[in-house]
Molecule: transfer RNA
Organism: Gimesia benthica
RNA sequence: GCGCCCAUGAUGUAACGGUAGCCUACUGUCUUGCCAUGGCGGAAGUGCGGGUUCGAUUCCCGCUGGGUGCU
Numbered sequence: 001g002c003g004c005c006c007a008u009g010a011u012g013u014a015a016c017g018g019u020a021g022c023c024u025a026c027u028g029u030c031u032u033g034c035c036a037u038g039g040c041g042g043a044a045g046u047g048c049g050g051g052u053u054c055g056a057u058u059c060c061c062g063c064u065g066g067g068u069g070c071u
Base pairs, nucleotide, nucleotide: 001070002069003068004067005066006065007064010024012022013021018054026042027041028040029039030038047063048062049061050060051059
């Protein structure tokens, strides 16, 4: 230099173009004599900039960051 893959709450990971879900963590409450466990709730997320579309996490382009192969 060229090609390919990835980017989603604090963390790990899903999501046919149509309300963004789950695990752990955090937190409120219930349960217990206390702690732990357990039950029920809550907050928190699509890397950035454009394009297509009625509608984009999803499709297209560019950028940034990471990984990988070739030279």